[in-house]
RNA sequence: GCUCCUGUAGCUCAACGGUUAGAGCAGGGGACUCAUAAUCCCUUGGUUCUCGGUUCGAAUCCGGGCGGGAGCACCA
Numbered sequence: 001g002c003u004c005c006u007g008u009a010g011c012u013c014a015a016c017g018g019u020u021a022g023a024g025c026a027g028g029g030g031a032c033u034c035a036u037a038a039u040c041c042c043u044u045g046g047u048u049c050u051c052g053g054u055u056c057g058a059a060u061c062c063g064g065g066c067g068g069g070a071g072c073a074c075c076a
Stems, first nucleotide, its partner, number of pairs: 001072007010025004018056001027043005049065005
């Protein structure tokens, strides 16, 4: 440099183009216990990378940019 895959909560991941984007873990509060751990209950947390496009409607489809990963090429 080329091709392909990928980007959603602090982390790991869901979400058929259609209600107000969810789960586990983590964080906060509480119950239990003499106390701690474990367990249980409640709960905070989102510019769905970004800018545009298509559509009545976009996390989802299309294009540019940016980031990450893989393969290939180059390496005199």